The prediction has a mean pLDDT of 85. Predicted 3D model of a 94-nucleotide RNA (c-di-GMP-I riboswitch aptamer) from a Clostridia bacterium. It matches the Rfam family "c-di-GMP-I riboswitch aptamer". About the family: GEMM was predicted in a large-scale screen for bacterial structured RNA regulatory elements.

This record gives sequence, structure tokens and C1' cells, in this order.
RNA sequence: CAGCGCUAAGGGUAAACUUACCAAAAGGUGAGGACGCAGAGCCAUAGGGUCUAAGGUGCUGGUGUGAUGGCACUACGACAGCCUGGCCGCCGCU
Repeated sequence: CAGCGCUAAGGGUAAACUUACCAAAAGGUGAGGACGCAGAGCCAUAGGGUCUAAGGUGCUGGUGUGAUGGCACUACGACAGCCUGGCCGCCGCU
């Protein structure tokens, strides 16, 4: 430097769920908790995918000075623990 994760050690991280806070929501953060993970470390301004729809657009219901509802589409909001990719990195083996 490259490939690999069969073995060991020190470890790391933390799904569901519970709870507090933030958010329109998706979701996030802290605490508890471990289903898992050899990059489950970082990047959402690399591509695809997924989730949400505040705002916006269209249609529509209702009202007739009144009560702002419903449906569809939409990311400028999210997910790196969906896949590929990029960056950096621990231990061991070959």
C1' cells in the first nucleotide's frame, strides 16, 4: 500500500419501546433501553429511493359577511440504521 473480517483484545455505536424538549409533520436532540452493525463515523449541494406537506398550486364542500373544511400535486423539510457513491479512521489476518 492492497485485499479480507475466520480468531483475539480493547472497545465503539444503539433499532423497537418509554420519557422530556424542539418541529406543522416527517423527523431530531437528551436520558433510559439493546434489535442489530466491521465503518450503524461524516457527507442529503453526488445519483437513485423513501417519508412528511407548513407554505404554494389546482379542484371541491360550506357560508353569503360567514365557520377557511376536504382531496390531489408539490421540498425549499427530513432519512447516511434503504441502495450506490465520496471523505476520514481503530484492531487483527494475509
The sequence was found by an Rfam model in a public genome assembly. Lineage of the source: Bacteria > Bacillati > Bacillota > Clostridia.